[in-house]
RNA sequence: GCCGUCGUAGCUCAGUUGGUAGAGCACCACCAUGGUAAGGUGGGGGUCUCGAGUUCAAGUCUCGACGACGGCU
Numbered sequence: 001g002c003c004g005u006c007g008u009a010g011c012u013c014a015g016u017u018g019g020u021a022g023a024g025c026a027c028c029a030c031c032a033u034g035g036u037a038a039g040g041u042g043g044g045g046g047u048c049u050c051g052a053g054u055u056c057a058a059g060u061c062u063c064g065a066c067g068a069c070g071g072c073u
Stems, first nucleotide, its partner, number of pairs: 001072007010025004019056001027043005049065005
């Protein structure tokens, strides 16, 4: 330099055929216990890496940038 895959909550990851974004763990409060852990109930936390385009509507499709990983030279 070229090619491919990926980028979503603090972490690990879903998200189908475009239709207003979720799970587990973690965190907070409460319940429960003589107390702790485990357990139960509830809650907070995201402009989906960034920019542009298409569309009535984009996490999803298209283009570019940046980053991570892998391959080729």
This is a predicted structure of a 73-nucleotide RNA (transfer RNA) from a Candidatus Parcubacteria bacterium. Its mean pLDDT, the model's own confidence on a scale to 100, is 80. The sequence was found in a public genome assembly. Taxonomically the source falls in Candidatus Parcubacteria (Bacteria, Bacteria candidate phyla). Rfam family: tRNA. The family's RNA type in Rfam is transfer RNA.